[in-house]
C1' cells in the first nucleotide's frame, strides 16, 4: 500500500413515533427519540427500482405528458479504526 474481515477502543449517523415549520403531495428541515448502520458518508441529469401528482392535455375518480421526491432498495464513487 492493496485485499479481506469486524471481537476491542475512540468517535459518528439516527428508523418508527411525536412536536414545530415548509410543501398540493411524496417528502424535507429542526427538537425529542433509538429500530438499526462499518460506509446509514457522497451521487437522483448520464444504471435499475420505488413513491407523489399542484399545473397541462383528454369527457374522466383514469391515463398521458411534464415535474418533484427516495441514497436507511440495489448500484456507483470515496473513506476512519483494529486485526490478518
Nucleotide at each position: 500500500a492493496a485485499u479481506a474481515u469486524g471481537c476491542a477502543a475512540u468517535g459518528g449517523c439516527a428508523a418508527a413515533a411525536u412536536c414545530a415549520c415548509u410543501g398540493a403531495a411524496a417528502a424535507g428541515u429542526g427538537g425529542u427519540g433509538a429500530c438499526g448502520c462499518a460506509a446509514a458518508g457522497c451521487u437522483a441529469u448520464a444504471g435499475g427500482g420505488g413513491c407523489c401528482u399542484c399545473c397541462g392535455u383528454g369527457a374522466a375518480c383514469c391515463a398521458c405528458a411534464a415535474g418533484g421526491c427516495c441514497a436507511g432498495c440495489c448500484a456507483g464513487c470515496u473513506g476512519c479504526c483494529a486485526u490478518c